[in-house]
RNA sequence: GUGGGGGAGCUCGGGCGAGCCGGGCUGAGAGUGCGGCCGGAGUGCCGCAGACCCCUUGGACCCGAUCCAGAUAAUGCUGGCGUGGGGAAC
Numbered sequence: 001g002u003g004g005g006g007g008a009g010c011u012c013g014g015g016c017g018a019g020c021c022g023g024g025c026u027g028a029g030a031g032u033g034c035g036g037c038c039g040g041a042g043u044g045c046c047g048c049a050g051a052c053c054c055c056u057u058g059g060a061c062c063c064g065a066u067c068c069a070g071a072u073a074a075u076g077c078u079g080g081c082g083u084g085g086g087g088a089a090c
Stems, first nucleotide, its partner, number of pairs: 001090002003055004009025006032049006038042001061086003067080004
């Protein structure tokens, strides 16, 4: 450089005949834009793009896991599990 992989949690207040607004915690990132879907009803889900992280020297991320311990207002917040099983390159 080109190509590829991946996640978006917890919480408080306001608003609401849902899709919204603002604040707090950790973090690189905690849903920015556009489009779409369904049930009398979820602060739901999907697609594309963007930002960010990662690509075998691979905790980026997934599984185990509705796991265990500690801490916290709460949470993958921290540690364990973990020399585990997977995981995207030329």
About this RNA
TPP riboswitch aptamer (THI element) from an Armatimonadota bacterium, 90 nucleotides, folded computationally.